């Protein structure tokens, strides 16, 4: 110092649900609350998956140069407990 996580020390971390706060939503902040986790630390500047209020393009619409409402697509919203970069505590089977 690389690998690895069989056993064991100190201990972390907290899926679903529920309260309660922001949000358009996805999903998050707290409390409770444990199904998991050896990175379930952090990083959304790579892929990937969610989610489309605003906007932004295009059908469409009519009053024919406009965009009110309506359909499709689009991250600049999300997610790190998908992968993936990065640091890291023990122990040494």
């Nucleotide at each position: 110092a690389c690998g690895u996580g069989a056993a064991a020390a100190g201990g972390g971390c907290a899926a679903a649900u529920c309260a309660u706060a922001g949000g358009a939503a996805a999903c998050u902040g707290u409390g409770a609350g444990a199904c998991g986790c050896a990175a379930a630390g952090c990083c959304a500047c790579g892929g990937g998956c969610c989610u489309g209020a605003c906007c932004c393009a295009c059908a469409a619409a009519u009053a024919u140069a406009u965009u009110a409402a309506u359909g499709u697509g689009g991250a600049u919203g999300g997610u790190a407990g998908c992968c993936g970069g990065u640091u890291a505590c023990c122990a040494c089977a």

The RNA shown here (c-di-GMP-I riboswitch aptamer) has 93 nucleotides and comes from Neobacillus niacini. Of the family's consensus pairs, 95% are formed in the model. It was read from a public genome assembly, where an Rfam model found it. The coordinates come from a structure-prediction model, not an experiment, and the mean pLDDT is 82.